[in-house]
C1' cells in the first nucleotide's frame, strides 16, 4: 500500500467480507530447556481450617507451673534455692484510619488539570523558645472471697499501684472580650503593636556516680546520661473544604424545584455554606439540554492508528468508593473504622429453648456457578512498617519457591561428507521415468541444553557485642555519650545459580493450510449424497474446493480456531464525504434566538502573535550509555509530557467601546407593464329543461351493436322562458405571484415588481432552529346550489372470466358561504443570499443615443423570460452569467436494501389521517448512468414462392413404406418441431442380426509375447452322437536344418495341446472427446492493423445520400486501408473456330445381290485446344456508381445448371461407420450354432403410389431419345410356352456387341357418363424364377374374382421457364426382392407474378427495455401444512423509584421529669445539701416493616 463481491461486459455510487496488530483469554491438536512477567473477567454468591496487628517491665501492680538442687520426714509429704520477676492474664501508652483486598455504588467536584482558603485542623517527626528542682486528693481492674447462668457472660462484697483519674497554685507565649495606633491587601478583611481585663498546664522512668544528707540498709534525696510529660511558634508531611475547566448515550425525558432561591437571626462545624432551624421575601435552573431515564468508579497510562482519532481501564502507580445489606454514633491527631460498638434484615452455627455466636471484596484454602484462572508453600535473609532506649518481637506487607506454553524473550533437537540417486511409498505415453532425496544406510566430526560428579560467587548494609580513639556535659580523669577505627555475629531461596570433569547423536517437532483473494498440486473414494465455507462460492461420476494418501508452502514448541477492539473504512468526513438522476433541498414565506457580515479613524487587548516564569507525580513511550553471557528485562541520564496558570511585549486581523463616511439596504418623487389578490354587478355562445308552433318514425350510440329515447309524437327546426357552471377566438417556451396558483367585461379597495432623475437615512444587511402564517386536489362539518361532467351503483356490450377498458344512466362530489384537514412527482425531482467567470441568437417591460423632425430602423443600457455554446464541472447523462463553474455565509437533510415511513408512546385532526419515528429477523447486494446485445401485439427502408396472381398436389378411398402406441419371449437400436418419421437401411427368407429361447465353447471367431509338452501332432479321410455348433472314436499323415550309407536320433521355425500375460464388447457416457453431418442460409453479413473519440466497456471504420442479387459499387465522410464471406477463377450446358476422323459420319464418287462395301473426312457426332459477352458500342437519365431503351450477337446486362457454405449459433445429431479417454463386464454383456423375432396390430400420423374417369379407358397400326450398365456378366438371331420364363448361345471387358420395344405422341377402330370396357384392392386357383431353403417371410406370369372410391372438412405443400404438370428411360444396393423408394436421364411441355396492407422468415438504421439461460425472459399477489421474529390483546407476573399515612430498633441532639444511683470539688451543726456524673421516662430526627391509590419499566 490494497484486494474479493452487484454486470454479458463497463463507469460510478454503496454495502458485506478479508490481508494487519494487540489481548489477564478460552478450545482444539502437539508440546525438550531456561530467564523475565503474569492468572477468579462470571456471583459485591456462600464459606470448613490456619493464618493476616501488635508491641513496651526502661509507666504500673500482682505473680505461677513441669523440672532440677539442698535440708526435714511419720514416706504421705513439707520446705529453701534454681528456674524467675520468666509464662498467662490485667492497668496503663503507642499503634490499630497504615499496609493488603474489591469496584458493588457513584455522572458526582467523584476524578483529572489550574487556582483559592483573609473560612480550616494536624498524632507521631525536625527546629526554636519556655516549663518541672510547687502542693494534694479520692479511685479502681488484676487479686481474694460468695454467687448467676448450659454456654456467651456476669453480679456483689473486700484489698491495692501507677507516666490511670481529679482539684488548687504558677504562665514565656497562647485564647476571648474592651478600647486605641502604625502599615498593607483582594471585596468581606489581613498583619504588627502599646494598655486594662479574662481563660487554660503538667509525669514520671531508666542506667551511671558516691562529694554531701536520709534510712526500713533493699535504697531514697542529690549529681548525671537518655527517655518521656507540658505550654506556645515555625517546618514538613497530611486532611478538609471551595471555584474555573475538561471527559458517557438518550429529547420516543420538555419543564423542574418548597430548603426549593435570596435575606435576617440562632444553632452546629477544625472551618464557609440552607448545614440545621424560626421569621421574611418569590425566587432559582433550562434548549449552551435543566428535570428525568440507561451505563459507568476516574486519572497516569495500555492496545490501535501516518496522524487526527478510535477502542479500554488487567498487571505497576496517583485518586475516589465500598467492607454481609441498611441505620446509628463512640473512641481518637485522624473512623462514622474491613478482622471495633449498638439496632434492625437476610442467611449459617451452637444451645440445657432460658439464650448466644458469626461476617475470607486479606493470604492460602473450600463449594456453587462458569469456556476460563494457581500452593490450605518457606521466611522475616533483605525491603518496608507498628512498638520498644534497645535487644527484639510482630508483619500472607514483602521477599523466594511451587503450578499452567497465559504471554514476552533465548537456546536446543546436531555438523560435515556420502549416488547404487538403495529399498519402500505416491505419481506416471505400458515399459521408460519422476519424486520424497544427500534425505537414508555408512564414513568422520562437535558436545549447547536435560543426565551423572565435583567445586563455587553476589544478595550482608547495619544492629549488637569485645576492645581502641574521643567533641561534649559535670564537681569529677568515675560516668554517660556524638561520631570514628579493628575484631566478630546474620542468608528463606539452596547446592539454586555459575564453572570444571564425565559419557554419547545419543532423551527433544509438531501444527495449519494447498480454487481465487493467498505463498503451495496430484491421484484415489464419494456421486447435490457425505461433507466444506472468511468473502466469492464448491460437491449432481474425471472435485487442485468434501474425505484419505504423496507432494508442496507457511509458521515452529507451537501452530489453528473462537471472542473482542483498533486498523484497513475517506463508511460519520476537524484533520477528509455528500444532496439534478445513485441515500440525500425542509410544498412555499415572514420572522424570534443563533452564526456570519461595507469603507475610514481613535481607544483598549479579550481573541491571536512573541519571549520569560510556574506547574505538567513516578513510572511507561523516545533517545544515549550502562547491568544481567545475548534478549525479553533492569539502572542512569536527557528528551518529551499539544493542556492549564501567570508576567511582559505586538496591535494586522476578528471582538468590544466610541466618532464619522457612502457604495450594501431602505424611503421620497415621476412613470411603466401585468390572467397578481378580495367584494359586488354586468353579458354572450353553448348546455339543460320548460311552453308553444311546426313536422314523422325513427332517434342515439358503436369496431359491430344492445341497453336507452320515441306514434302518450321522440330525434332534427323556430320562437319564447328559466336555469347553473364554465370561460371559444385573441393566446404566445407571453404576463403576474412566496410557493399553491391566476384567464369574460365593469367598478371599488388592495400587495408586490420594473425603468428615470435627483434627494433623504447611514449598515439599519444575510441566513434563519424553534414560532407563526399560506398552502392543488381529494375529503370532512353546518347551510345554500346542481346545467353539464361524474367516484359508488344499475343496465347493455367484449370477454374463457371482465367486479375493466366502450356504450346508456346515476348518487356523492364538482360550484357558493363559513370552518376544518395540511399533504402531491407541492418537481427545475436542483434550498436562500452575495461576488466573479467566453461569445452568439430570440421574446416581454422600461429608458437613452443617432437622423432637422417623425415613423421604421441602428446603437446602446437597466429589468424578466428561452435557446445554443468555450473554458471549467461531472460516474455519465448532461450543466454552463437562470451553473450542476469558481469562492464565502446562513439553514434543512442523507449514511447498504428489505422490514418501513411501519410499530410503539407523545402530539395535532371531528373523522379520514398528518407529524415525531425504531427494533427483531433477513439477504449479499439493493442503485445510478452509459455499453454491445436479445426482444417489442414501436418505427422506417429492404429482400424471399413470405403473402398475393396461377397450375398441380397432399389432408377423403385402396395398397406401400416409415413412425408412435399397443402386444410380445425378442418384436435390437438410434433419429423427435422446423432441421425425427420412404430416416441410418444404396436390397432383414437364413446371412445380416445388434434381440428372444434353446444347445455349446473358454487365452477363446481374432492379434501379440512368454514358459512347458510331445511325435504321430498339424492337415487329410472316415465313423459315431446331435438341429447344427460341438463332442468323441478310428485311419492315414507331414516340413526345415542336424545327423547317418539308410532307418533311428537331436534341434528348430510354423502349425497344435496345455499354462500365463491378455483378447473380445453393435455394453455405458454424444453432457468427457476427435471427425463427419444437419441447421440458420449462398442470407449478406463477420472481423483486424493503424490513426481517432471515449477515464471504460465500446464506438468509428460498416453510419449517411445513392445503388446492386451482394458490405455490389459511386458520393459524402476522423478515417485511411486490409482479411474471411459475395463476385470470379472450377466443371456442365448454349454458338464458332481450329486439331483429330475409329467403333462415329455418309456431302460426293465406284462397286453391289441393294443387306451392303469400298473410298472420303464436307456435315452430324466425339473430344482435345481456342474465340465468344465487357454495360464493350448507340441514345436517354444521373455528380458518378448506375439504370432504362436500342443496335449487333448463338447466347446481354451474375446467359441457364452445378461444385463452393464466413464469424458463428443450437451442450443440435452420431461412443451402432471409424477412432478415442473414463467406467463397467472377462466359463461372460466374449463367441459359435438351430429356430423364431426386426414382417407382430383396435388405433393415430408422415411420406408416397394407383385411382375416382372421356384432355379418358381398350385394341390395331406407326415415329422420334438420353444418361447409363455388362464377364460367377450383358446376352442377339433361333426354337417352345398365352405369359412369367424355358432351351441355346453369335456377339460383347464393348462410340463396334448386348440390355433396347422408350412413353406419352401421330393413324385409325370400340366404349358414351355408368361404380362404367373407370378403378384395381382382397381372395381362389394353376404356374414361373432365384435360393440349401420362399410356412412364419421373396418377386414374377395366366385364369378367375373385381372391395374402397365419383375429386375429398378444419387445415396444409410444391412451384416463376425449358420452371411446374406430364410421359416413359437407366443405375447402384443386389442370388432373389417389398423400388410405388433413392439417384439419374431424355420427350411433351404451360399459367401467372397488379403488387408488398397482411402472414412467415431474414438484413440495415433508429426507439424503448426492471431481459443476457436474453421473451418459451422477467416478474406481482393470495394460499395448505410446518417453522422463526415482532407488534395488538381480556388478563397475569415481577422489578426498581416516588407520593400519602402509620410504625418508630438503635443513637445523636434538644428540653422537660423522676420518692433512682454516684468517691474526688464547695457548703456543713458532719445529719445532709449544692455542682457534676450515670441511669430511667417524656420529645424532634430516623433504619427496618406495613397501609393505600397511581404512574413507568420488564415477562408471559
Nucleotide at each position: 500500500a490494497g484486494a474479493g463481491u452487484u454486470u454479458g461486459a463497463u463507469c460510478u455510487u454503496g454495502g458485506c467480507u478479508c490481508a494487519g496488530a494487540a489481548c489477564g483469554a478460552a478450545c482444539g491438536u502437539u508440546g525438550g530447556c531456561g530467564g523475565c512477567g503474569u492468572g477468579g473477567u462470571u456471583g459485591a454468591g456462600g464459606c470448613a481450617u490456619g493464618c493476616a496487628a501488635g508491641u513496651c517491665g526502661a509507666a504500673c501492680g500482682a505473680g505461677a507451673a513441669a523440672u532440677c538442687c539442698g535440708g526435714c520426714u511419720u514416706c504421705g509429704g513439707c520446705u529453701g534455692g534454681a528456674g524467675a520477676g520468666u509464662a498467662c492474664a490485667g492497668u496503663g501508652g503507642c499503634g490499630a484510619a497504615a499496609g493488603g483486598g474489591u469496584g458493588a455504588g457513584u455522572a458526582a467536584c467523584a476524578c483529572g488539570u489550574g487556582g483559592u482558603c483573609a473560612a480550616u485542623c494536624u498524632g507521631u517527626c525536625u527546629u526554636u523558645g519556655g516549663c518541672g528542682c510547687g502542693g494534694g486528693g479520692g479511685a479502681u481492674a488484676a487479686c481474694a472471697g460468695c454467687u448467676g447462668g448450659a454456654a456467651a457472660c456476669g453480679g456483689c462484697u473486700g484489698c491495692u499501684a501507677a507516666u490511670a483519674c481529679c482539684g488548687c497554685g504558677u504562665a514565656c507565649g497562647a485564647u476571648c472580650g474592651c478600647c486605641g495606633a502604625a502599615c498593607c491587601g483582594c471585596a468581606u478583611g489581613g498583619u504588627u503593636u502599646a494598655g486594662c481585663g479574662u481563660u487554660g498546664a503538667g509525669a514520671g522512668g531508666u542506667g551511671g556516680g558516691g562529694c554531701u544528707c536520709c534510712u526500713u540498709c533493699g535504697g531514697g534525696a542529690c549529681c548525671u546520661u537518655c527517655c518521656g510529660a507540658c505550654c506556645a511558634a515555625a517546618g514538613a508531611g497530611g486532611a478538609g473544604a471551595u471555584c474555573g475547566c475538561g471527559g458517557c448515550c438518550u429529547a420516543u425525558c420538555a419543564g423542574c424545584u418548597u430548603g426549593u432561591u435570596g435575606g435576617u437571626g440562632a444553632g452546629g462545624u477544625a472551618a464557609c455554606g440552607g448545614c440545621u432551624c424560626a421569621c421574611c421575601a418569590a425566587g432559582g435552573c433550562a434548549a449552551c439540554g435543566a428535570c428525568g431515564g440507561g451505563u459507568a468508579g476516574c486519572c497516569g497510562g495500555c492496545c490501535u492508528g501516518a496522524g487526527a482519532g478510535g477502542g479500554u481501564a488487567a498487571c505497576c502507580g496517583g485518586u475516589c468508593a465500598c467492607a454481609u445489606g441498611g441505620g446509628g454514633a463512640c473512641u481518637g491527631a485522624g473512623a462514622c473504622a474491613c478482622u471495633g460498638c449498638c439496632c434492625u434484615g437476610a442467611c449459617u452455627c451452637c444451645u440445657a429453648c432460658g439464650g448466644g455466636a458469626g461476617g475470607c471484596u486479606g493470604c492460602a484454602g473450600u463449594u456453587c456457578g462458569g469456556a476460563a484462572u494457581a500452593a490450605u508453600u518457606g521466611u522475616c535473609a533483605a525491603u518496608g512498617c507498628g512498638c520498644g532506649a534497645a535487644a527484639g518481637c510482630g508483619u500472607g506487607a514483602a521477599c523466594a519457591u511451587g503450578c499452567g506454553a497465559c504471554g514476552c524473550c533465548g537456546c536446543g533437537u546436531g555438523c560435515g561428507g556420502g549416488a547404487c540417486g538403495a529399498a519402500g511409498g505416491c505419481c506416471u505415453u505400458a515399459u521408460c521415468g519422476g519424486u520424497c532425496g544427500u534425505a537414508a544406510a555408512c564414513c568422520g566430526c562437535u558436545g549447547u541444553c536435560a543426565g551423572g560428579a565435583g567445586u563455587u560467587a553476589a544478595a550482608a548494609a547495619g544492629u549488637c557485642c569485645g576492645g581502641g580513639u574521643g567533641c561534649g556535659a559535670u564537681a569529677a580523669c568515675a560516668u554517660c555519650a556524638a561520631a570514628u577505627c579493628c575484631g566478630g555475629u546474620u542468608g528463606a531461596u539452596g547446592a539454586a545459580u555459575g564453572c570444571u570433569c564425565c559419557a554419547g547423536a545419543g532423551g527433544a517437532a509438531g501444527c495449519a493450510c494447498c480454487g481465487g483473494c493467498u505463498a503451495a498440486u496430484u491421484c484415489c473414494g464419494u456421486g447435490c449424497c457425505a461433507g466444506c465455507a472468511g468473502c466469492c462460492g464448491c460437491g449432481g461420476u474425471a472435485a487442485g474446493a468434501c474425505g484419505g494418501a504423496a507432494g508442496g508452502u507457511g509458521c515452529a514448541a507451537a501452530c489453528g480456531u473462537u471472542g473482542u477492539u483498533c486498523g484497513g473504512u475517506g463508511u460519520c468526513a476537524c484533520u477528509g464525504g455528500g444532496c439534478u438522476u445513485a441515500a440525500a433541498g425542509g410544498g412555499u414565506g415572514u420572522g424570534u434566538a443563533g452564526g456570519c457580515g461595507g469603507c475610514c479613524g481613535a481607544g483598549u487587548a479579550a481573541g491571536u502573535g512573541u519571549g520569560g516564569g510556574g506547574u505538567g507525580a513516578a513510572a511507561u513511550c523516545c533517545c544515549u550509555c550502562g547491568g544481567c553471557u545475548u534478549a525479553a528485562c533492569c539502572g542512569a541520564g536527557g528528551a518529551a509530557u499539544g493542556g492549564c496558570c501567570u508576567c511582559a511585549u505586538a496591535u494586522a486581523c476578528u471582538g468590544c467601546u466610541c466618532g464619522g463616511c457612502u457604495u450594501g439596504a431602505g424611503g421620497a418623487u415621476c412613470a411603466u407593464a401585468g390572467g397578481g389578490g378580495a367584494g359586488a354587478g354586468c353579458g354572450g355562445a353553448a348546455c339543460g329543461u320548460u311552453g308553444c308552433a311546426a313536422g314523422u318514425a325513427g332517434g342515439g350510440g358503436u369496431g359491430a351493436a344492445a341497453u336507452c329515447c320515441g306514434u302518450a309524437g321522440a330525434u332534427a327546426u323556430g320562437c319564447g322562458a328559466c336555469g347553473g357552471a364554465a370561460g371559444a377566438c385573441c393566446g404566445g417556451u407571453g404576463g403576474c405571484g412566496a410557493a399553491g396558483g391566476c384567464g369574460g367585461c365593469u367598478c371599488u379597495c388592495u400587495g408586490g415588481a420594473u425603468g428615470g432623475u435627483u434627494u433623504c437615512u447611514g449598515a439599519c444587511g444575510c441566513u434563519g432552529a424553534g414560532a407563526c402564517a399560506c398552502g392543488a386536489a381529494a375529503g370532512c362539518g353546518u347551510g345554500g346550489g346542481u346545467a353539464g361532467c361524474g367516484a359508488a351503483c344499475g343496465g347493455g356490450a367484449u370477454u374463457a372470466g371482465a367486479u375493466a377498458c366502450c356504450c346508456c344512466g346515476g348518487u356523492a362530489g364538482u360550484c357558493c358561504a363559513c370552518g376544518c384537514c395540511g399533504u402531491a412527482a407541492a418537481c427545475g425531482a436542483u434550498g436562500g443570499g452575495c461576488a466573479c467567470u467566453a461569445a452568439g441568437u430570440g421574446g416581454g417591460g422600461g429608458c437613452g443615443g443617432u437622423u432637422c423632425c417623425a415613423a421604421c430602423g441602428c446603437c446602446g443600457u437597466c429589468u424578466c423570460u428561452g435557446c445554443c455554446g468555450a473554458a471549467g464541472c461531472g460516474a455519465a447523462a448532461g450543466c454552463a452569467u437562470u451553473a450542476a463553474g469558481u469562492g464565502c455565509c446562513c439553514c434543512g437533510c442523507c449514511u447498504g436494501g428489505g422490514g418501513a415511513g411501519u410499530a410503539u408512546g407523545c402530539u395535532c385532526g371531528c373523522a379520514a389521517g398528518g407529524g415525531u419515528a425504531a427494533a427483531a429477523c433477513u439477504c449479499a447486494a439493493a442503485g445510478g448512468a452509459a455499453u454491445u446485445g436479445a426482444c417489442g401485439g414501436g418505427g422506417g427502408c429492404u429482400c424471399a414462392c413470405a403473402c398475393a396472381a396461377g397450375c398441380g398436389g397432399u389432408g377423403g378411398a385402396g395398397c406401400a413404406u416409415g413412425u408412435u402406441g399397443c402386444u410380445u419371449a425378442a418384436u435390437u437400436c438410434g433419429a423427435g418441431g422446423c432441421a425425427a418419421c420412404g430416416c441410418g437401411c444404396a436390397g432383414a427368407a437364413c446371412c445380416u442380426u445388434a434381440c428372444c429361447c434353446g444347445g455349446a465353447c473358454u487365452u477363446g471367431a481374432c492379434a501379440u509375447g512368454c514358459a512347458c509338452g510331445g511325435a504321430u501332432u498339424a492337415g487329410c479321410u472316415u465313423c459315431g452322437u446331435g438341429a447344427a455348433a460341438g463332442c468323441g472314436a478310428a485311419g492315414u499323415g507331414a516340413c526345415g536344418c542336424u545327423u547317418u550309407a539308410a532307418c533311428c536320433g537331436g534341434u528348430g521355425g510354423a502349425a497344435c495341446g496345455u499354462g500365463c500375460a491378455c483378447a473380445g464388447g453393435u455394453g455405458u457416457u454424444g453432457c468427457a472427446u476427435g471427425g463427419c453431418u444437419g441447421u440458420c442460409g449462398u442470407c449478406a453479413g463477420c472481423u483486424c492493423g493503424u490513426g481517432c473519440c471515449g477515464u471504460g466497456a465500446g464506438g468509428u471504420g460498416u453510419c449517411g445520400g445513392g445503388u446492386u442479387a451482394a458490405g455490389u459499387c459511386c458520393c459524402u465522410u476522423a478515417a485511411c486501408g486490409a482479411g474471411c464471406g459475395a463476385a470470379a477463377c472450377c466443371c456442365c450446358u448454349a454458338u464458332c473456330c481450329u486439331u483429330a476422323g475409329u467403333u462415329g459420319c455418309u456431302c460426293a464418287u465406284g462397286g453391289u445381290u441393294u443387306a451392303c462395301c469400298a473410298u472420303g473426312c464436307a456435315c452430324u457426332c466425339u473430344a482435345g485446344g481456342g474465340a465468344g459477352a465487357c454495360u464493350g458500342c448507340c441514345c436517354g437519365u444521373g455528380u458518378a456508381a448506375g439504370c432504362g431503351g436500342g443496335a449487333g450477337g448463338a447466347a446481354g446486362g451474375u446467359g441457364g445448371g452445378g461444385a463452393u457454405g464466413a464469424c458463428g449459433u443450437c451442450a443440435a445429431g452420431u461412443c451402432c461407420u471409424c477412432a478415442u479417454g473414463g467406467c463397467c463386464u472377462u466359463u461372460a454383456u466374449g463367441c459359435c450354432c438351430u429356430g423364431g423375432g426386426c414382417u407382430g396390430c383396435a388405433c393415430a400420423c408422415g411420406u408416397g403410389c394407383u385411382a375416382c374417369a372421356a384432355u379418358g379407358g381398350c385394341c390395331g397400326g406407326u415415329a422420334c431419345a438420353a444418361c447409363g450398365a455388362g464377364a460367377a456378366g450383358c446376352a442377339a438371331u433361333a426354337c417352345c410356352g398365352c405369359g412369367a420364363g424355358g432351351u441355346g448361345g453369335a456377339g460383347c471387358a464393348a462410340a463396334u456387341c448386348u440390355u433396347a420395344u422408350a412413353a406419352a405422341g401421330c393413324c385409325g377402330g370400340c366404349c358414351c357418363c355408368a361404380g362404367u370396357u373407370c378403378g384395381g384392392a382382397u381372395u381362389g386357383g394353376a404356374g414361373g424364377c432365384u435360393g440349401c431353403a420362399a410356412u412364419u417371410c421373396g418377386c414374377c406370369u395366366c385364369c378367375a374374382u373385381g372391395a374402397a372410391g365419383u375429386u375429398g372438412g378444419a387445415a396444409u405443400c410444391g412451384c416463376u421457364a425449358g420452371u411446374a404438370a406430364u410421359c416413359g428411360c437407366g443405375u447402384a444396393u443386389c442370388a432373389g426382392c417389398u423400388a410405388c423408394g433413392a439417384c439419374g436421364c431424355g420427350g411433351u411441355g404451360a399459367a401467372u407474378a397488379c403488387g408488398u396492407u397482411c402472414c412467415u422468415g431474414a438484413g440495415c438504421c433508429u426507439u424503448g427495455u426492471a431481459c443476457g439461460c436474453a421473451c418459451c425472459g422477467c416478474c406481482c399477489g393470495u394460499c395448505a401444512a410446518g417453522c422463526c421474529a415482532c407488534g395488538a390483546a381480556a388478563g397475569u407476573c415481577g422489578g426498581g423509584g416516588g407520593u400519602a399515612c402509620c410504625c418508630g430498633a438503635a443513637g445523636u441532639c434538644c428540653g422537660u421529669c423522676c420518692a433512682g444511683c454516684c468517691a474526688a470539688c464547695c457548703c456543713u451543726u458532719a445529719c445532709g445539701g449544692g455542682a457534676g456524673g450515670c441511669g430511667g421516662g417524656c420529645g424532634c430526627c430516623c433504619a427496618c416493616g406495613g397501609u393505600a391509590a397511581a404512574a413507568c419499566c420488564g415477562g408471559u
Predicted 3D model of a 1500-nucleotide RNA (small-subunit ribosomal RNA) from an uncultured prokaryote. Model confidence (mean pLDDT): 83 of 100. The sequence is in RNAcentral, with records from ENA. It matches the Rfam family "Bacterial small subunit ribosomal RNA".